[in-house]
Molecule: transfer RNA
Organism: Beta vulgaris subsp. vulgaris
RNA sequence: GGGGAUAUAGUUCAAUGGCAGAAUAUUUGACUUGCAAUUAAUUGGUGGCGGUUCGAUCCCGCCUAUCUCCA
Numbered sequence: 001g002g003g004g005a006u007a008u009a010g011u012u013c014a015a016u017g018g019c020a021g022a023a024u025a026u027u028u029g030a031c032u033u034g035c036a037a038u039u040a041a042u043u044g045g046u047g048g049c050g051g052u053u054c055g056a057u058c059c060c061g062c063c064u065a066u067c068u069c070c071a
Stems, first nucleotide, its partner, number of pairs: 001070007010024004018054001027041004047063005
C1' cells in the first nucleotide's frame, strides 16, 4: 500500500427492513439476628457522517478503532 471481518446495556452475546432482547452486573424491596444464596422489580444501549426506503441495528458510500490475510 491492497483485500477481508467486527463495532448493539458496565461485561459476554442475540436481533436477515416494521415498537432492540437474554445472561451477568448496578439499585431497591422481600427472606435472614446479620452476610451469602434465593425471589420480585428497577436502571441502562445500536462507533461517526451521509445516502436508499413509507420505515434502517439490518441495505449502500466514506471516516474512525480493533483483528486478520497478501505484498